[in-house]
């Protein structure tokens, strides 16, 4: 130099292929339980999807450059 994966809510992770409502757990905050906490149950908040630009009537999705992080080649 060239090539592959990877970047999403505080934290781990789907949704990407196939474009149209961004979701689960854990953790957080209230209520109920409790003498109190824990456990259990019920409610809710948080992310404009890594940054910029193209395509579309519409992008976390798809093309392209770039940043980072891991790995393989040379």
């Nucleotide at each position: 130099g060239g090539g592959g994966c990877g970047u999403u809510a505080g934290c781990u992770u789907a949704a990407c292929c196939u474009g149209g409502g961004a979701a689960a757990g854990c953790a957080c905050a209230c209520c109920g339980c409790u003498g109190a906490a824990g456990c259990c149950g019920g409610u809710g908040g948080u992310a404009c999807c890594g940054c910029c630009g193209g395509u579309u009537c519409a992008a976390a999705u798809c093309c392209g450059g770039c940043a980072c992080g891991c790995c393989c080649c040379a």

This is a predicted structure of a 74-nucleotide RNA (transfer RNA) from a Candidatus Woesearchaeota archaeon. The RNAcentral record of the sequence draws on ENA. It matches the Rfam family "tRNA". It is annotated as a transfer RNA. Gene Ontology term of the family: triplet codon-amino acid adaptor activity. Its mean pLDDT, the model's own confidence on a scale to 100, is 82. The source organism's lineage runs through Archaea, Nanobdellati and Candidatus Woesearchaeota.